[in-house]
RNA sequence: GGGGGUGUAGGUCAGUGGUAGACCGCUUCUCUCCAAAAGAAGAGACCAGGGUUCAAUUCCUUGCACCCCCG
Numbered sequence: 001g002g003g004g005g006u007g008u009a010g011g012u013c014a015g016u017g018g019u020a021g022a023c024c025g026c027u028u029c030u031c032u033c034c035a036a037a038a039g040a041a042g043a044g045a046c047c048a049g050g051g052u053u054c055a056a057u058u059c060c061u062u063g064c065a066c067c068c069c070c071g
Base pairs, nucleotide, nucleotide: 001070002069003068004067005066006065007064010024011023012022013021018054026042027041028040029039030038047063048062049061050060051059
């Protein structure tokens, strides 16, 4: 330099044009002498810009970061 892939919650991953989910973690409450466990409730995210569309996390495009292959 060329090609391909990935980018979603603190972490690991789903999702797929129409309100974004799970598990672990975190906070609060219940329980307990205390803690753990258990139960209940809650906070928390679509890499950035542009485009298409009534509507974009999803499609297109540019950039950025990371990974793989080729030279």
RNAcentral holds the sequence, with entries from ENA. This is a predicted structure of a 71-nucleotide RNA (transfer RNA) from Candidatus Sungbacteria bacterium RIFCSPLOWO2_01_FULL_59_16. Its mean pLDDT, the model's own confidence on a scale to 100, is 83. Rfam family: tRNA. Its family is annotated with triplet codon-amino acid adaptor activity in the Gene Ontology. By type it is a transfer RNA. Lineage of the source: Bacteria > Bacteria candidate phyla > Candidatus Sungiibacteriota.